[in-house]
Order: sequence, then structure tokens, then C1' cells
RNA sequence: UGUCUCAUAGCUCAGUUGGUAGAGUGUCGCUCUGAUACGGCGGAAGUCGAAGGUUCAAACCCUUCUGAGACAACCA
Repeated sequence: UGUCUCAUAGCUCAGUUGGUAGAGUGUCGCUCUGAUACGGCGGAAGUCGAAGGUUCAAACCCUUCUGAGACAACCA
């Protein structure tokens, strides 16, 4: 320098026709217990990396940028 992959809840990750954003775990409240843990019930938590474009409609398609990774090339 080039090509490709990845970026979604605090964390780990799903999300295949473009049509209401999800799970596990953590966290908070209640319950349970003599108490704690486990268990049960319920809640909160997302500008889907950023900006722009296409579309009636974008996490998903296109462009640019940012960050991380893999491979290749260059130098030695």
C1' cells in the first nucleotide's frame, strides 16, 4: 500500500426476503430463607461504530470515514 472480515444492551453473541431490535450472562426490585446462595416473578438498560445516499420503509443494500483483525505485497 492492496484485498477481505468484523463493529448490535455493562459483557459474550444471535438477527437470510429490507417490514415491531433479541438471547445468555450481569444489574435493579419483589418473592423465597432464621440469614446467604440457588430457585421463582417482574423491570431498566440500544443514536445497531460515524456521516451521507437508495427506498414508502435500512442493523441488513451502495459510498466515504474511524477502530480492530486476517492475508498479500513492499523494505530489510
Molecule: transfer RNA
Organism: Saprospiraceae bacterium